[in-house]
RNA sequence: CGCCGAGUCCCUGGAAGGGCCAGGGAGCCGGGGACCCAGUCUCCCCGGGGUGAAUCGGUGUGCCGCGCGCGCUUAGGCGGGCCGGCCCGCUGUAGGGCUACUCCGGCCCGAACCCGUCAGCUAACCCGGCAGGCGGCCGAGGAGAGGA
Numbered sequence: 001c002g003c004c005g006a007g008u009c010c011c012u013g014g015a016a017g018g019g020c021c022a023g024g025g026a027g028c029c030g031g032g033g034a035c036c037c038a039g040u041c042u043c044c045c046c047g048g049g050g051u052g053a054a055u056c057g058g059u060g061u062g063c064c065g066c067g068c069g070c071g072c073u074u075a076g077g078c079g080g081g082c083c084g085g086c087c088c089g090c091u092g093u094a095g096g097g098c099u100a101c102u103c104c105g106g107c108c109c110g111a112a113c114c115c116g117u118c119a120g121c122u123a124a125c126c127c128g129g130c131a132g133g134c135g136g137c138c139g140a141g142g143a144g145a146g147g148a
Stems, first nucleotide, its partner, number of pairs: 001135004008026007027130006037120001047118001048115004056092005062086004067082002070079003095109005101144004
């Protein structure tokens, strides 16, 4: 100086500076919460919800189920097939980011966590957060815009 992200700025106090903490203000972000609207039935399985771009698949090995059915059997069991679930690997994808503005091209992400049986939308109103993690040091692909 720049990037992801709401995660920034100002004032006061904690002996001074930085950091941190507390309080106040501005700004940004998230949640709860009416009328209206949506929803409302039966069966099986299964709780449900939130932040976030991070959803939804395909395939392969392994494990689980005491699920379905088949073959063999000395009637103790054995074998392999289908279905479902989980971990891991590979591969797509809704969606998201960077390339100091836009487009093209190029390069990436497509996680993680939280609430705790509870929440649709939602004015008034109420509550909470303002973290964390990275990159660069004259580099950079093209075109356009813009600026000097």

A computed fold for a 148-nucleotide RNA from a soil metagenome, annotated as c-di-AMP riboswitch aptamer (ydaO/yuaA leader). Its mean pLDDT, the model's own confidence on a scale to 100, is 79. RNAcentral holds the sequence, with entries from MGnify. It matches the Rfam family "c-di-AMP riboswitch aptamer (ydaO/yuaA leader)". Rfam describes the family as follows. This family represents a conserved RNA structure found upstream of the ydaO and yuaA genes in Bacillus subtilis and related genes in other bacteria. The ydaO/yuaA element is thought to act as a genetic 'off' switch for the ydaO and yuaA genes in its native state.